Overview:
Model confidence (mean pLDDT): 90 of 100. The part of an RNA shown here (small-subunit ribosomal RNA, central domain) has 347 nucleotides and comes from a metagenome. The RNAcentral record of the full RNA draws on SILVA.

Context: one part of a larger RNA
RNA sequence: CUGGGCGUAAAGCGUCUGUAGGCGGAGGUAUAAGUUGGGCGUGAAAGCUCCGGGCUCAACCCGGAGAGUGCGUUCAAUACUGUAUCACUCGAGGAGGUCAGAGGGGAGCGGAAUUUCCGGUGUAGCGGUAAAAUGCGCAGAUAUCGGAAGGAACACCAGUGGCGAAGGCGGCUCCCUGGGGCCUUCCUGACGCUGAGAGACGAAAGCUAGGGGAGCAAACAGGAUUAGAGACCCUGGUAGUCCUAGCUAUAAACGAUGGAUACUAGGUGUGGGACCGAGAAGGUUCUGUGCCGAAGCAAACGCGAUAAGUAUCCCGCCUGGGGAGUACGACCGCAAGGUUAAAACUC
Numbered sequence: 001c002u003g004g005g006c007g008u009a010a011a012g013c014g015u016c017u018g019u020a021g022g023c024g025g026a027g028g029u030a031u032a033a034g035u036u037g038g039g040c041g042u043g044a045a046a047g048c049u050c051c052g053g054g055c056u057c058a059a060c061c062c063g064g065a066g067a068g069u070g071c072g073u074u075c076a077a078u079a080c081u082g083u084a085u086c087a088c089u090c091g092a093g094g095a096g097g098u099c100a101g102a103g104g105g106g107a108g109c110g111g112a113a114u115u116u117c118c119g120g121u122g123u124a125g126c127g128g129u130a131a132a133a134u135g136c137g138c139a140g141a142u143a144u145c146g147g148a149a150g151g152a153a154c155a156c157c158a159g160u161g162g163c164g165a166a167g168g169c170g171g172c173u174c175c176c177u178g179g180g181g182c183c184u185u186c187c188u189g190a191c192g193c194u195g196a197g198a199g200a201c202g203a204a205a206g207c208u209a210g211g212g213g214a215g216c217a218a219a220c221a222g223g224a225u226u227a228g229a230g231a232c233c234c235u236g237g238u239a240g241u242c243c244u245a246g247c248u249a250u251a252a253a254c255g256a257u258g259g260a261u262a263c264u265a266g267g268u269g270u271g272g273g274a275c276c277g278a279g280a281a282g283g284u285u286c287u288g289u290g291c292c293g294a295a296g297c298a299a300a301c302g303c304g305a306u307a308a309g310u311a312u313c314c315c316g317c318c319u320g321g322g323g324a325g326u327a328c329g330a331c332c333g334c335a336a337g338g339u340u341a342a343a344a345c346u347c
Base pairs, nucleotide, nucleotide: 004318005317006316007301008300012315014201015200016199017198021194022193023192025088027086028085029084030083031082033081034080035077036076037075038074039073040072041071042070048066049065050064051063052062053061054060091191092188093187094186095184096183097182098181099180103177104176105175106174107173108172109171110154115149116148117147118146119145120144121143125136126135162169163168206247207246208245209244210243211242215241216240220236221235222234223233258314259313260312261311262310263309266292267291268290269289270288271287272286273285274284275283276282296303297302320347321346322345329340330339331338332337
């Protein structure tokens, strides 16, 4: 160097954009760098292989011949790769038309419910539990009717339904805005794929500053339970949960399955589009999303056109358990901590 792997055994970066790099559709011409063949030169001696010889043999030594992957140069070949150029359209992008959607940001609005406050009715309980008690209530609670305030979340619709790269996104309306599917085959003409570094996004909790605070609720207090109860249960309750600006950068960030392309039986649901049909049933096709299964794969479980099948390209990662995702150093952070990442020792 080659050789093995990564759904669950160790192993896919949380996700995307993209720099360098690696890889790259189909045709012609040129070139001949890579590549292939021939010639020439070189490839010191020793060593190595073969032949012969010298020490009584051998080791050792001497002579001759050969080999010597290599390098240089020259001639030639041109399939493949490269380079230059011309041309192509199926990859990619664009244009026109059309469609679906909780995709993102901002503003406004709505009803139900909880809580609190005010007023009416009304009276002795309410609440809570397995049972209780703490708690609330004759200073009039609970219940019930009317009114007001305020915050948060949006029942039904709702669907292995939809959208988004992931995190994630759900009342209604308006404004701004990203992406996608399908149809036409009109334009550009390989403009592509991946992506070390890098940059951006990134649930919850947490942090800084300022607001807000209905309900819920770490901490905390009390009541129970218990041998004890630092818990589970109950009554309360502060950070927080919400908003604005800025940090943090983690997760069972999961499909525990990186991205791209091509190919490989079917069947059955469902979302979006186009076409045939009659605006139906049904069928064809493209694109999503589920289930079951051919071949094949797999240690098995299972996967099976949304592959874990068959192949190619690029990136990331793994190499016994513990020590340890730790120490030290470095970088980042206000901090909490994050990222990178050992060893001794031990089994």